This is a predicted structure of a 362-nucleotide RNA (Bacterial RNase P class A) from a Candidatus Cloacimonadota bacterium.

RNA sequence: CCAGAAGUUUGAACACUCGCAAGUCCUUUUAGGACUUGAGGAAAGUCCGGGCUCCAUAGGGCAAAAUGCUUGGUAACACCAAGGCGGAGAGAUCCGAUGGAAAGUGCAACAGAAAGUAAACCGCCUAGAUUUUUAAUUUAGGUAAGGGUGAAACAGUGAGGUAAGAGCUCACUUAUCUUGUGGGUAACCAUAAGGUACGGUAAACCCCGUUUGGAGCAAGAUCAUGCAGAGAAGUUGAGGCGGCCCGCUGAUUCUCGGGUAGAUUGCUUGAGAUUUAUAGUGAUGUAAAUCCUAGAUAGAUGAGUGUAGAUGAGUGCGUAAAGCACUUUGAACAGAACCCGGCUUAUAGAGCAUCUGGGAGC
Numbered sequence: 001c002c003a004g005a006a007g008u009u010u011g012a013a014c015a016c017u018c019g020c021a022a023g024u025c026c027u028u029u030u031a032g033g034a035c036u037u038g039a040g041g042a043a044a045g046u047c048c049g050g051g052c053u054c055c056a057u058a059g060g061g062c063a064a065a066a067u068g069c070u071u072g073g074u075a076a077c078a079c080c081a082a083g084g085c086g087g088a089g090a091g092a093u094c095c096g097a098u099g100g101a102a103a104g105u106g107c108a109a110c111a112g113a114a115a116g117u118a119a120a121c122c123g124c125c126u127a128g129a130u131u132u133u134u135a136a137u138u139u140a141g142g143u144a145a146g147g148g149u150g151a152a153a154c155a156g157u158g159a160g161g162u163a164a165g166a167g168c169u170c171a172c173u174u175a176u177c178u179u180g181u182g183g184g185u186a187a188c189c190a191u192a193a194g195g196u197a198c199g200g201u202a203a204a205c206c207c208c209g210u211u212u213g214g215a216g217c218a219a220g221a222u223c224a225u226g227c228a229g230a231g232a233a234g235u236u237g238a239g240g241c242g243g244c245c246c247g248c249u250g251a252u253u254c255u256c257g258g259g260u261a262g263a264u265u266g267c268u269u270g271a272g273a274u275u276u277a278u279a280g281u282g283a284u285g286u287a288a289a290u291c292c293u294a295g296a297u298a299g300a301u302g303a304g305u306g307u308a309g310a311u312g313a314g315u316g317c318g319u320a321a322a323g324c325a326c327u328u329u330g331a332a333c334a335g336a337a338c339c340c341g342g343c344u345u346a347u348a349g350a351g352c353a354u355c356u357g358g359g360a361g362c
Stems, first nucleotide, its partner, number of pairs: 001358005007352004013307006020038007040333001044344002047342005052216004059246004064212005069083005084098001085096004099207002104205002106201002121147002123143009155173006174197010220265004229256005239249002272291008312328006
């Protein structure tokens, strides 16, 4: 210098003039003035988890849903960290819907004889018969070593054996299971002995382990305003916020019709932020100090002017590689609505440090 990998910060600056919202203070309290603060890294998606509020006194079971290697972190999680196993890559690294097929059921197009206790198309061997008698055809029996089809054909290689073959026998290897030993908290790893040869698929049904009430700030609370009832059921049980049953509670409920819908609150001090120290591989924890940073409600957070200005393009000079000057251009995705922790998606650029591979020079 080139090509890659994985992190992190920022994501537009300054000044002047005018304007808007909230809070605090002052005042002449109708109104005015001063000061402070005022959209995001994703505010988006509404995909998870909670805080908070209500049902409500809130249990049990079934069904259903989610999750799925191990150990930690966290308020909690399907999130994060570190490992194991498997796969991709030359490597840094990246990906995994990562329990069970030996409980059962199912599925696998086409090709092929046959796709799970399946199977004989070509072929090989034995015995017999016929003919055109070196050979061909056919009947019966044996066979799965060779060939073909296929992604995959009931483990593989070698030797012996056989009429021809076959784990039929032996040696070694592979896969898997059990037990022992060693390492690790564990998932697992290594090794020894023994058994078996029992394909794939669970992102098919299923089995096993773990977890799970529901609804949601348009939740709820308070004040004000306003009204018109009629019918039916009901203590032999109304109704009780995902479904069903049991249990508990115990007086209203359903249908039709009429009227009202304004204000305050919830509403921002938090599982909060920043800095330092410390423990830990890390996620994160502990301690101290400092700080208060929107709260709107047809919904504020803006507009104008000027200066500077990333990046791109052009011209000139120049180096091993770099770079310098001038002109021009003028910055992506995108707007809070109860709050917080994550994940996912979109994103023009700029900065910082690290790792892998290659090349050149000193």
Source information: Rfam family: Bacterial RNase P class A. Rfam classes the family as a ribozyme. NCBI's taxonomy places the organism under Bacteria, Pseudomonadati, Candidatus Cloacimonadota.